[in-house]
RNA sequence: GCACCUAUAACUCAAGCGGAUAGAGUGUAGGACUUCGAAUCCUGAAGCUGUGAGUUCGAGUCUCACUAGGUGUA
Numbered sequence: 001g002c003a004c005c006u007a008u009a010a011c012u013c014a015a016g017c018g019g020a021u022a023g024a025g026u027g028u029a030g031g032a033c034u035u036c037g038a039a040u041c042c043u044g045a046a047g048c049u050g051u052g053a054g055u056u057c058g059a060g061u062c063u064c065a066c067u068a069g070g071u072g073u074a
Stems, first nucleotide, its partner, number of pairs: 001073007010026004019057001028044005050066005
């Protein structure tokens, strides 16, 4: 240089062929239980999906450019 993959909650990951209010586990906050704690159970908060454009009635999903990380290749 070229090709490919990845980017979604604090962390690890889902989300059929584009269609409802983007979910789960861990963590975190509150509560129940307990003499206290751990474990367990209940409830909540936390995202406008890497950035910018485009297509569409409608985009996490499709297209283009860019950014960051990774793999392969000479």